[in-house]
Predicted 3D model of a 354-nucleotide RNA (Bacterial RNase P class A) from Polaromonas sp. OV174.
RNA sequence: GAAGCCUGCCAGACCGCCGCUGGUGCAAUCUUGGAAACAAGGCACUGGAGGAACGUCCGGACUGCACAGGACAGCGUAGGAGGUAACACCUCUCCACUGAAAGCCGCAAGGUAUAAGGUGAGGAUUAGAGCAACAGAGACGAGCCGAUUCAGUUCGGGUGAAACGGGCAAUCUCUACGCGCAGCAAUACCAAAUAGGCCAGCGUUGAUGUGGUUCCGCGGAGCUGGCGGGUAGGUAGCACCGAGCCGGGUGGGCGACCCCCGGCCCAGAUUAAUGGCGGUCACACCGGGCCAGCCUUGCUUUCGGGCAAGGCUGGCCCGGCGCACAGAAUCCGGCUUAUCGGCGGGCUUCACAC
Numbered sequence: 001g002a003a004g005c006c007u008g009c010c011a012g013a014c015c016g017c018c019g020c021u022g023g024u025g026c027a028a029u030c031u032u033g034g035a036a037a038c039a040a041g042g043c044a045c046u047g048g049a050g051g052a053a054c055g056u057c058c059g060g061a062c063u064g065c066a067c068a069g070g071a072c073a074g075c076g077u078a079g080g081a082g083g084u085a086a087c088a089c090c091u092c093u094c095c096a097c098u099g100a101a102a103g104c105c106g107c108a109a110g111g112u113a114u115a116a117g118g119u120g121a122g123g124a125u126u127a128g129a130g131c132a133a134c135a136g137a138g139a140c141g142a143g144c145c146g147a148u149u150c151a152g153u154u155c156g157g158g159u160g161a162a163a164c165g166g167g168c169a170a171u172c173u174c175u176a177c178g179c180g181c182a183g184c185a186a187u188a189c190c191a192a193a194u195a196g197g198c199c200a201g202c203g204u205u206g207a208u209g210u211g212g213u214u215c216c217g218c219g220g221a222g223c224u225g226g227c228g229g230g231u232a233g234g235u236a237g238c239a240c241c242g243a244g245c246c247g248g249g250u251g252g253g254c255g256a257c258c259c260c261c262g263g264c265c266c267a268g269a270u271u272a273a274u275g276g277c278g279g280u281c282a283c284a285c286c287g288g289g290c291c292a293g294c295c296u297u298g299c300u301u302u303c304g305g306g307c308a309a310g311g312c313u314g315g316c317c318c319g320g321c322g323c324a325c326a327g328a329a330u331c332c333g334g335c336u337u338a339u340c341g342g343c344g345g346g347c348u349u350c351a352c353a354c
Stems, first nucleotide, its partner, number of pairs: 001350010012281007020048007030041004050325001055335001057334005062183004074179005079093005094122001095120004103112003123174002128172002130168002144157004187236004197227006209218004244264006251258002283322001285320016
């Protein structure tokens, strides 16, 4: 220098002003809303989206229900070994396939190899069933044609991926292993109104109610209190001392990962927060201007060069405009998908030079 791959990080920075929202501390134990439960209100300090928060595909934590044991059914997984809380994830490894420039063959089109890397639902077709386009006489049942032989005895047969011996299990099936069901609208607690339930008392010897006011009318079957369940509403679950985050290790392991040491506490609602404006700087794009280098063309020359036009590359200045995909909602580990642009790191093969 040519060619092919793998992988990490960022996702504008800072300042000022105005807001939104969570937490902690302090304070009147006050005010407001509410029947209550409970919520909100002041001041100070402080936290506030992502690498995918997406999808909700896989696995778990957590919660409730169910549960003697076993089997069937159903669903899932599948080379070997390991990692992990677990997995369909990840790592190492075996096998198969794939995989560039160069080289070789070839007039050319093209053919041919491997490296790094990539892909693989990679158990079983001596249990059974099913399937195979086109071509072909015949496609899974055996047989057909020609020649030959004592004898289906032997040989040959175009087509086709496959012609009697095989293939496909990502068709059913078999084998081994795993799986109870539902999901934070889980679930637990506090708890109105109305309706219904239960208990007690009073009431047709006229109650509660109602019109006048101390007693008389109207009216005619309920009234009062308590208890318990559920709903609205509220609180917890739920913002986490954790499968936690960051840094370090001449710690173990090929690696995934594990271990040790130090530091940190890091978003969180349901009228659903994470924003707006201004300034400076940075980045990308567009337009304009200036400068430098290189190339082409033309003119000119005292042969060194000079000038003009155009193109490419780079730098500086000015103005404008823009900043991808996307936004938590019980939490965590994966996978898939989306993503403007920028900054890195590594592996392999070939060619040339030293």

Rfam family: Bacterial RNase P class A. By type it is a ribozyme. Its family is annotated with dimeric ribonuclease P complex, ribonuclease P activity and tRNA processing in the Gene Ontology. The sequence is in RNAcentral, with records from ENA and Rfam.